Notes:
Predicted 3D model of a 73-nucleotide RNA (transfer RNA) from an uncultured Eubacteriales bacterium. Its Rfam family is "tRNA". The family's RNA type in Rfam is transfer RNA. The prediction has a mean pLDDT of 82.

RNA sequence: GCUUCAGUGGCUCAGUCGGUAGAGCAACGCACUCGUAAUGCGUAGGUCGCCAGUUCGAGUCUGGCCUGGAGCU
Numbered sequence: 001g002c003u004u005c006a007g008u009g010g011c012u013c014a015g016u017c018g019g020u021a022g023a024g025c026a027a028c029g030c031a032c033u034c035g036u037a038a039u040g041c042g043u044a045g046g047u048c049g050c051c052a053g054u055u056c057g058a059g060u061c062u063g064g065c066c067u068g069g070a071g072c073u
Base pairs, nucleotide, nucleotide: 001072002071003070004069005068006067007066010025011024012023013022019056027043028042029041030040031039049065050064051063052062053061
């Protein structure tokens, strides 16, 4: 330099054919307990890597860039 995959709450990951961003774990609160753990219920937390474009509407499609993994030279 080229090819390819990935980037979404603190972490691991879903998100179908473009139509209100979700789950598990973690955190916090309450219940339960003599007390903790476990369990149950609830709450908060996301400018979906960045900048543009297309569209009535983009996490999703297009272009460029950044970061990381793999491969080739």